Predicted 3D model of a 545-nucleotide part of an RNA (small-subunit ribosomal RNA, 5' domain) from a metagenome. Rfam family: Bacterial small subunit ribosomal RNA. Rfam links the family to the GO terms structural constituent of ribosome and ribosome. Its mean pLDDT, the model's own confidence on a scale to 100, is 85.

Context: one part of a larger RNA
């Protein structure tokens, strides 16, 4: 000199736009962070209102309301947040392979969606338990859940044929044989039919559902190259390296197991030890090169520690399960109940890191045909000068150069155009007034076209009115009046380094980054004046170039 997730000290007026626990991967009171569908499914309340009736306690009924609810059951809780402990590793980057493989919703094509059949929750009941929660009897539906039938370009088997491939063998292909599917729900309707008069047949749309190819996106797996220290760590390794076979995966492989063989790594550093998540990047720096990976993307990895697995399209799951440990807590002593490394918040540790905020308005995600509904991700506001950026704290004029300070060789010089005073601006604050963008979309009601369809319903869909929706906010921003009023301060001054003299002290009291200063003339010390830098900030300290 640059930089900084910065602390400290002194000082502090405003604004924008970032940042904010680097230390205890330390424990955590509260409150919220993931639900959602009734257009899948049975069940289904209470207060409150209203009538009728009463032995005046109350009892029926209607409404409330098929609501609220809790269940089955779909989806979704693998996203999205948060952290960095662990991990020298294909964990990351980069550039390849998969002829060794998945893939829910989406998207594109193609076929289907017949027809039975059963459990169970909730509910009731009976019982255990302080709770927590749990047995046992009986009733029920479903897009639950099993069977059947039909089925192929889907998998297995046989048999054959082509075509690409270094090959194993992918892909086309023909024959036959064998296995395996489905669930409904909702919207309109003219005739017909059937009805328990709700309703179905039945035509038509929509969303489903099952079975296949593609394709996007998205992971698994393997492979070369690449990026720390240490040799005061030299030898390491038995599932260990490899063959067979055979299990298990989506799927390759010691990835498990048998059995066989004795091999595999290693001074181009195996092995151990130390430290560390990786990278796009960020600092710095003429550049090579060095240091660093906080915010933001991107990949990884953890979710009290440690292991295990279930569902599931995807997890060995942060706000899911089991099971063991340590810690908190409840308890009737039998036995339960919990994990802020989400958002706030506390205690803690520490030189240090913020509010127990508002609203889902946009963005985006989940769920839903859709109104919606839920989101502590977001979006805002709040705190902190922590950073970076901008703006102010007055602008002209003003000299016999007032007063006063302070120097003096006593003539003067200086603080000084500085002050006062005279004339003017009104930025910010601070008052009063008006007042946004972000909002257009989706729906909702209408008009008008077009698809579909038997149809001038229904839907689906292009254009056009209408009215609706703002957390931030009466914010920004804009006008008015007011009136220089409210608004400067840190650090230097020996020399390196810009800037000098009084006084006071006397190797004392003290400065100090180096070199040195202080022992009676101290430009180094403390204090006044006076000058220098920088300025809402200015030094110090701490880190890296």
């Nucleotide at each position: 000199g640059a930089a900084u997730c910065a602390a400290c000290g002194c000082u502090g007026g405003c604004g924008g736009c970032g940042u904010g626990c680097c230390u205890a991967a330390c424990a955590c009171g509260u409150g919220c962070a993931a639900g959602u569908c009734g257009a899948g499914c049975g069940c289904g309340a209470a207060g409150g209102g209203g009538a009728a009736c009463u032995u005046c306690g109350g009892u029926u009924c209607c409404u409330a309301a098929g609501u609220a609810g809790a269940g089955c059951g779909g989806c979704g809780g693998a996203c999205g947040g948060g952290u960095g402990a662990g991990u020298a590793a294909c964990a990351c980057g980069u550039g390849g392979g998969u002829a060794a493989c998945c893939u829910g919703u989406c998207c594109u094509c193609g076929g289907g969606u017949g027809g039975g059949g059963a459990a169970u929750a909730a509910c009731u009941u009976c019982g255990g338990g302080a709770a927590a929660c749990c047995g046992g009897g009986g009733c029920u539906a479903a897009u639950u859940c099993c069977g059947c039938a039909u089925g192929a370009u889907a998998u297995c088997c046989a048999a054959g044929a082509c075509u690409c491939u270094c090959a194993a063998g992918c892909g086309u292909u023909u024959u036959g044989g064998a296995u395996c599917a489905a669930a409904g729900c909702u919207g309109g309707g003219g005739a017909u039919c059937c009805u328990u008069c709700g309703g179905g047949a039945c035509c038509u749309g929509g969303c489903g559902c099952c079975u296949g190819a593609g394709g996007a996106g998205g992971g698994g797996c393997c492979c070369g190259c690449g990026g720390c220290c240490g040799a005061u760590u030299a030898g390491c390794u038995u599932g260990u390296u490899g063959g067979u076979g055979a299990g298990g995966u989506a799927a390759u492989g010691g990835c498990u197991c048998a059995c066989c063989a004795a091999g595999g790594c290693u001074u181009c550093g195996a092995u151990c030890g130390g430290u560390a998540g990786c990278c796009g990047g960020c600092c710095u720096g003429a550049g090579a090169g060095g240091g660093c990976g906080g915010a933001c993307g991107g990949c990884c990895a953890c979710a009290c520690u440690g292991g295990g697995a279930c569902u599931g399209a995807g997890a060995c799951a942060c706000g899911g399960c089991c099971c063991a440990g340590a810690c908190u807590c409840c308890u009737a002593c039998g036995g339960g109940a919990g994990g802020c490394a989400g958002c706030a918040g506390u205690g803690g540790g520490g030189a240090a890191u913020u509010u127990u905020u508002g609203u889902c308005a946009a963005u985006g995600g989940g769920g839903g045909a859709a109104a919606c509904c839920c989101u502590g991700a977001a979006c805002a506001a709040g705190c902190a000068a922590c950073g970076c950026c901008g703006c102010g704290u007055g602008g002209a004029g003003g000299a016999u150069g007032a007063a006063g300070g302070c120097c003096c060789u006593c003539g003067g010089g200086u603080c000084g155009u500085a002050a006062a005073c005279u004339c003017c601006u009104g930025u910010c604050a601070g008052a009063g007034g008006g007042g946004a963008c972000g909002a257009a979309a989706g729906g909702a009601c209408u008009u008008a076209g077009g698809g579909u369809u038997a149809a001038u319903a229904c839907c689906c869909u292009u254009a056009g009115g209408u009215a609706u929706u703002g957390a931030c906010g009466g914010u920004a921003c804009c006008c008015u009046a007011c009136g220089a009023g409210g608004a400067a301060g840190c650090c230097c001054c020996g020399g390196c380094u810009a800037a000098c003299u009084c006084c006071g002290u006397g190797c004392c009291a003290g400065c100090a980054g180096c070199c040195g200063c202080g022992g009676u003339a101290a430009u180094a010390c403390g204090g006044g004046g006076g000058g220098g830098g920088c300025a809402a900030g200015c030094g110090u300290u701490g880190u890296u170039c």